[in-house]
RNA sequence: UUCGCCGAGGGGCGCUGCGACCGUGCCAUGAUCACGGCCAGGCUCGGUGGAUGCUUCGACUGCAACGGCGCUCAUGACGC
Numbered sequence: 001u002u003c004g005c006c007g008a009g010g011g012g013c014g015c016u017g018c019g020a021c022c023g024u025g026c027c028a029u030g031a032u033c034a035c036g037g038c039c040a041g042g043c044u045c046g047g048u049g050g051a052u053g054c055u056u057c058g059a060c061u062g063c064a065a066c067g068g069c070g071c072u073c074a075u076g077a078c079g080c
Base pairs, nucleotide, nucleotide: 001051002050003049004048005047006046007045008044009043010073011072012071013070014069015068018042021037022036023035024034025033041066
């Protein structure tokens, strides 16, 4: 750096639907495209197991910023 898994980022309900994924179609195959389904933690941080890379390694301390639209609950602050 990257892939997988787990956890966290306070909740609930509804709506739309990009990507990904699944299905169908286009003679067969591939690509593209179209249609349908599903779909608003796909992002970031922490832990962990691999892969790759590296002129660094270890210890201590610390833990955030974000997330379409509508309604709503919780929590905090200020004002009445």
The RNA shown here (SAH (S-adenosyl-L-homocysteine) riboswitch aptamer) has 80 nucleotides.
Rfam family: SAH (S-adenosyl-L-homocysteine) riboswitch aptamer. Rfam 15.1 lists 1,354 matches to the family in 1,132 species. Gene Ontology terms of the family: S-adenosylhomocysteine metabolic process and regulation of gene expression. The literature on the family includes a 2008 paper in Mol Cell by Wang et al., "Riboswitches that sense S-adenosylhomocysteine and activate genes involved in coenzyme recycling".